The RNA shown here (transfer RNA) has 72 nucleotides and comes from a Candidatus Saccharimonadota bacterium. NCBI's taxonomy places the organism under Bacteria, Bacteria candidate phyla, Candidatus Saccharimonadota. It was read from a public genome assembly. Rfam family: tRNA. The family's RNA type in Rfam is transfer RNA. Its mean pLDDT, the model's own confidence on a scale to 100, is 82.
[in-house]
RNA sequence: GGUCCCAUCGUCUAGCGGCUAGGACACCAGGUUUUCAUCCUGGCAACAGGGGUUCGAUUCCCCUUGGGAUCA
Repeated sequence: GGUCCCAUCGUCUAGCGGCUAGGACACCAGGUUUUCAUCCUGGCAACAGGGGUUCGAUUCCCCUUGGGAUCA
């Protein structure tokens, strides 16, 4: 340099055009408990950046950035 794949809460992940962007762990608050832990309830928190297509984009297309695989 060519080709291909990936990028979503703090972490791991679901989401095949209209979702309030869901779940687990973590964290915070409350309940339970003599206390801690466990358990229960609630809360916080995310679509890498730009452009395009579309009535509508996390989703489709292009470029960039970062990571990975492979061919030299």